[in-house]
RNA sequence: CAGCACAGGUGGACGUUGGCGGGCGCGCUCGUCGUGACCGCGAGAGGAAAGUCCGAGCUCCAAAGGACAGGGUGCCGGGUAACGCCCGGUGAGGGUGACCUCGAGGAAAGUGCCACAGAAAACAGACCGCCGGCGCUCACGCCGGUAAGGGUGAAAAGGCGGGGUAAGAGCCCACCGCGCGAUCGGUAACGGUCGUGGCAAGGCAAACCCCACCCGGAGCAAGGCCGCAUAGGGAGGCGCAGGCGAGGCAGCGAUGUCUCGCCCGGAGGGCUGUCCGCUCGAGCCUCCGGGUUGGCUGCUCGAGACGCGUGGCGACGCGCGUCCUAGAGGAAUGUUCGCCGCUGCGCUCGGGGUGACUCGGGCGCGGAACAGAACUCGGCUUACGAGCCGCUAC
Numbered sequence: 001c002a003g004c005a006c007a008g009g010u011g012g013a014c015g016u017u018g019g020c021g022g023g024c025g026c027g028c029u030c031g032u033c034g035u036g037a038c039c040g041c042g043a044g045a046g047g048a049a050a051g052u053c054c055g056a057g058c059u060c061c062a063a064a065g066g067a068c069a070g071g072g073u074g075c076c077g078g079g080u081a082a083c084g085c086c087c088g089g090u091g092a093g094g095g096u097g098a099c100c101u102c103g104a105g106g107a108a109a110g111u112g113c114c115a116c117a118g119a120a121a122a123c124a125g126a127c128c129g130c131c132g133g134c135g136c137u138c139a140c141g142c143c144g145g146u147a148a149g150g151g152u153g154a155a156a157a158g159g160c161g162g163g164g165u166a167a168g169a170g171c172c173c174a175c176c177g178c179g180c181g182a183u184c185g186g187u188a189a190c191g192g193u194c195g196u197g198g199c200a201a202g203g204c205a206a207a208c209c210c211c212a213c214c215c216g217g218a219g220c221a222a223g224g225c226c227g228c229a230u231a232g233g234g235a236g237g238c239g240c241a242g243g244c245g246a247g248g249c250a251g252c253g254a255u256g257u258c259u260c261g262c263c264c265g266g267a268g269g270g271c272u273g274u275c276c277g278c279u280c281g282a283g284c285c286u287c288c289g290g291g292u293u294g295g296c297u298g299c300u301c302g303a304g305a306c307g308c309g310u311g312g313c314g315a316c317g318c319g320c321g322u323c324c325u326a327g328a329g330g331a332a333u334g335u336u337c338g339c340c341g342c343u344g345c346g347c348u349c350g351g352g353g354u355g356a357c358u359c360g361g362g363c364g365c366g367g368a369a370c371a372g373a374a375c376u377c378g379g380c381u382u383a384c385g386a387g388c389c390g391c392u393a394c
Base pairs, nucleotide, nucleotide: 001390003388004387006385008340009339010338011337012336013335014334016044017043019041020040021039022038024036025035026034027033028031046370050381051380053379054378055377056376057375058219059218060217061216065276066275067274068273070215071214072213073212074211075089076088077087078086079085090104091102092101093100094099105210106209110208111207112204113203114202127150128149129146130145131144132143133142134141135140158176159175161173162172163171177199178197179196180195181194182193183192184191185190223297224296225295226294233288234287235286236285237284238283242263243262244261245260246259247258248257249256250255268280269279270278271277304323305322306321307320308319309318310317311316342367343366344365345364346363347362348361349360350359351358352357
């Protein structure tokens, strides 16, 4: 540095939660029933049961369709029920090394930002320096050229050497880097080689954004059955509108009422983010007060555990065999006494050694981590004790 397995063992006593069996009592719907105490047998937390961060099963609700918004993931290939997980690679980075890490799509689509310092932070730029000209010469000043040198910075517009030049500059050349093309290897990410361009595209996407793919909501307090209780109580707000026609009924009639059809409205609800669109529609919303909150089920046989074989570098797959391994519901899995094992300290005895020290025995007093199932799985993360094997460096 990496991996693996473990989570002290055993016996007694007293408890505790389920299961099975037994006889006894009680109840009724008279049964392979329910229930109560008793007796017996057997079972009873984890590697993380934790955080509830991802992904699923299961359950209920929802679901014509479209658009927009929102969220997530992000090198390649594979594994898987699925994943943001895992395995194997690629690239980049770290370490002397074993090995480790990754916030790894796009910056020549657009917008935005780049503190401080600095002349200048992205249509580049002249502070110092260098070079040329002018001011008569120097000092100095002005104008122009120059990004090679200095300085600032996280970052200064390819690097380095040579040529070239007034000084310089991809201005030209070689090498390196970068882009593009061809070719070879590879499933791919990508890598090698050759050619070419003449340098253009500074950084940030965990800034908006773009691209590709994925995503309905709520959760076992889901949900189902039974029982019990109650009054749908009080206050406030919004609405059920309206018109025309036909028919029936009542009426002496005016008219009233009911049904149907058409037009035009309608609070609120549904399509579980919004809108369009569609649809239901006579009730809906807020506050106050009151009642109930008990039992059964879901519930543990499952992407199950273990062993062997087999395919694969591996994650993992396949086949065969064996096994059943907590199901509580304010919530059991505990307490205590021994023995053995491990270990710390003190005393003591014996062996080895000149000695520092070391090996072994006995007695006494101690110590032994993190932590506690709650529908169930697969991961991740965090907490934590002691050990074994392999590798690396000194």
Bacterial RNase P class A from a Polyangiaceae bacterium, 394 nucleotides, folded computationally. RNAcentral holds the sequence, with entries from ENA. It matches the Rfam family "Bacterial RNase P class A". It is annotated as a ribozyme. From the family's description: Ribonuclease P (RNase P) is a ubiquitous endoribonuclease, found in archaea, bacteria and eukarya as well as chloroplasts and mitochondria. NCBI's taxonomy places the organism under Bacteria, Pseudomonadati, Myxococcota, Polyangia, Polyangiaceae. The prediction has a mean pLDDT of 76.